[in-house]
RNA sequence: GGCGGAAUAGCUCAGUUGGCUAGAGCGCGCGGUUCAUACCCGCUAGGUCGGGGGUUCAAGUCCCUUUUCCGCUA
Repeated sequence: GGCGGAAUAGCUCAGUUGGCUAGAGCGCGCGGUUCAUACCCGCUAGGUCGGGGGUUCAAGUCCCUUUUCCGCUA
């Protein structure tokens, strides 16, 4: 240099052929339980979906470009 893959909540990830409001587990916080802590149960908060642009009535999803990381290859 060429090709391919990954990037979504603090962490690990799902989101399958574009559609109603973007989700789960763990974790944080609050409450219940307990003499108290842990376990367990309930609830809440937390997201410019790596950045920019385009297509569309509608984009996490499709297209272009770009950043970082990983792999293959010359």

Transfer RNA from a Clostridiales bacterium, 74 nucleotides, folded computationally. It was read from a public genome assembly. Model confidence (mean pLDDT): 81 of 100. The organism belongs to Eubacteriales, within Bacteria.